The prediction has a mean pLDDT of 83. Predicted 3D model of a 71-nucleotide RNA (transfer RNA) from Pelargonium dichondrifolium. It matches the Rfam family "tRNA". Gene Ontology term of the family: triplet codon-amino acid adaptor activity. The sequence is in RNAcentral, with records from ENA. The source organism's lineage runs through Eukaryota, Viridiplantae, Spermatophyta, Geraniaceae and Pelargonium.
RNA sequence: GCGGAUAUAGUUGAACGGUACAAUACCUCUUUUCCAAGGAGAAGAAGCGGGUUCGAUUCCCGCUAUCCGCC
Numbered sequence: 001g002c003g004g005a006u007a008u009a010g011u012u013g014a015a016c017g018g019u020a021c022a023a024u025a026c027c028u029c030u031u032u033u034c035c036a037a038g039g040a041g042a043a044g045a046a047g048c049g050g051g052u053u054c055g056a057u058u059c060c061c062g063c064u065a066u067c068c069g070c071c
Base pairs, nucleotide, nucleotide: 001070002069003068004067005066006065007064010024011023012022013021018054027041028040029039030038047063048062049061050060051059
């Protein structure tokens, strides 16, 4: 330099173009003499910029970052 893949809660993942879903962690309550484990609940997220569309995490383009391959 060229090609490909990926980017979603603190972390790890899911989702058919129509309310963004879980696990785990953190917080609150409960259980226990205390801790751990268990039960209930709350908060917490689309890399950036455009385009298409009634509607975009999803489709298209560019940029950025990471990973893989080729030279």